About this RNA: TPP riboswitch aptamer (THI element) from Chloroflexus sp. MS-G, 99 nucleotides, folded computationally. It was read from a public genome assembly, where an Rfam model found it. The coordinates come from a structure-prediction model, not an experiment, and the mean pLDDT is 78.
RNA sequence: AGCGUUCCGUAGGGGCGCUUCGCAAUUCACGCGAGGCUGAGAGGGACCCUUGCACCUGAUCCGGGUAAUACCGGCGUAGGAAAUCGGAACGGAUAUGAA
Numbered sequence: 001a002g003c004g005u006u007c008c009g010u011a012g013g014g015g016c017g018c019u020u021c022g023c024a025a026u027u028c029a030c031g032c033g034a035g036g037c038u039g040a041g042a043g044g045g046a047c048c049c050u051u052g053c054a055c056c057u058g059a060u061c062c063g064g065g066u067a068a069u070a071c072c073g074g075c076g077u078a079g080g081a082a083a084u085c086g087g088a089a090c091g092g093a094u095a096u097g098a099a
Stems, first nucleotide, its partner, number of pairs: 003091007010083001011050004016044001017037007055080003061074004
């Protein structure tokens, strides 16, 4: 030094579901408010991700489980998907090389 980890800046990508009660409405559904579940995150300028463990397709999929759910697993060595950006610290390093 390549490189690795962390942090910062800029640019970009992504998801936001299930369910209970109340109000409104008055067939249902939709809308608003307050809760519960899983999760990093269920509209926060927060969370996650940027060459691949973000996320999407397959999917009104399959198995398990739950009050219910994209809850868990399979599918998945699948296909697609956004910076091999810039800076700092640490490691590499009692290294290696030169004078």
NCBI's taxonomy places the organism under Bacteria, Bacillati, Chloroflexia, Chloroflexineae, Chloroflexus.